[in-house]
RNA sequence: GGCCAGGUAGCUCAGCCUGGUAGAGCACCGCACUGAAAAUGCGGGUGUCGCCGGUUCAAAUCCGGCCCUGGCCA
Numbered sequence: 001g002g003c004c005a006g007g008u009a010g011c012u013c014a015g016c017c018u019g020g021u022a023g024a025g026c027a028c029c030g031c032a033c034u035g036a037a038a039a040u041g042c043g044g045g046u047g048u049c050g051c052c053g054g055u056u057c058a059a060a061u062c063c064g065g066c067c068c069u070g071g072c073c074a
Base pairs, nucleotide, nucleotide: 001073002072003071004070005069006068007067010026011025012024013023020057028044029043030042031041032040050066051065052064053063054062
């Protein structure tokens, strides 16, 4: 340098193909329960969807460029 996969919540990931309110589990916080805890039940999402630009009424999703991580080739 070329090719492939990936980057979304504190962590692990789904959603992208087929554009239409950003989600799940775990963790965390509050409340109930308890003498006090654990467990359990109820409630709470905390996010520039890696960055910039384009298309569109509307972009995590489509298009272009770039950055980062891993792999393969040279």